[in-house]
Molecule: TPP riboswitch aptamer (THI element)
Organism: Sneathiella sedimenti
């Protein structure tokens, strides 16, 4: 010095499951399972934005676990997927240059 982890802003992307109950409501995991509306959208919170496992497809998948469920793992060195955005900072990391 550059890049990046980090923070903020704007813009954009995404999901909202399972079980019990007549209902109300309660329970499980998680960052998030909310509210409104009524024709599948809107808002909020949360997460993620190419260094992309946020999220979707595969999937009415496979193994395990559970009251049940993407609850755990495989699948996944598979495919797709929204910023080559701007600002800050120099605490951390990497690379390069110079000096000692």
């Nucleotide at each position: 010095a550059a890049c990046u982890g980090c923070u903020c802003a704007u813009c954009g992307g995404g999901g909202u499951g399972c079980c019990u109950u007549u209902a109300g409501a309660g329970g499980c995991u998680g960052a998030g399972a909310a509210g409104c509306a009524u024709u599948c959208g809107c808002u909020g919170a949360c997460c993620c934005g190419c260094a992309g496992a946020a999220c979707c497809u595969g999937a009415u998948c496979c193994g395990g676990u559970u009251a049940g469920c993407a609850c755990c793992g495989g699948c996944g060195g598979a495919g797709g997927g929204a910023a080559u955005u701007g600002a800050g900072g120099c605490c951390g990391g990497u690379u390069c240059a110079u000096c000692g």